RNA sequence: UGCGGCCAAGGGCAAAGCCGCUGAAAAGCAGCUGCGCAAAGCUACCGGCCUAAACGCUCGACAGGAGCGCAUGGCAGCGGGGUUGCCGGU
Numbered sequence: 001u002g003c004g005g006c007c008a009a010g011g012g013c014a015a016a017g018c019c020g021c022u023g024a025a026a027a028g029c030a031g032c033u034g035c036g037c038a039a040a041g042c043u044a045c046c047g048g049c050c051u052a053a054a055c056g057c058u059c060g061a062c063a064g065g066a067g068c069g070c071a072u073g074g075c076a077g078c079g080g081g082g083u084u085g086c087c088g089g090u
Base pairs, nucleotide, nucleotide: 002090003089005087012037013036017032018031020029021028022027035077041083042082043081045080046079047078048075049074050073055069056068057067058066059065
């Protein structure tokens, strides 16, 4: 340096749930906990998924109303890409 996670060690992250805060929501953050993870580190570039406040359209009994559409909001623990990196093995 390449391959790889079969072996060893020390560690790391934290799903669901509970609780609090933020948010229109999706979701995020802190604590408990521990489903799992060798990139479950970082990055919305591509596909996908979630949400729909504002906005647009329609309806309307005109209401602080309803329905539909939409990401400008999110998910990196959905897949791919990019990028950085620990420890053995070979």
This is a predicted structure of a 90-nucleotide RNA (c-di-GMP-I riboswitch aptamer) from a Pseudomonadota bacterium. It matches the Rfam family "c-di-GMP-I riboswitch aptamer". From the family's description: GEMM was predicted in a large-scale screen for bacterial structured RNA regulatory elements. Of the family's consensus pairs, 95% are formed in the model. Lineage of the source: Bacteria > Pseudomonadati > Pseudomonadota.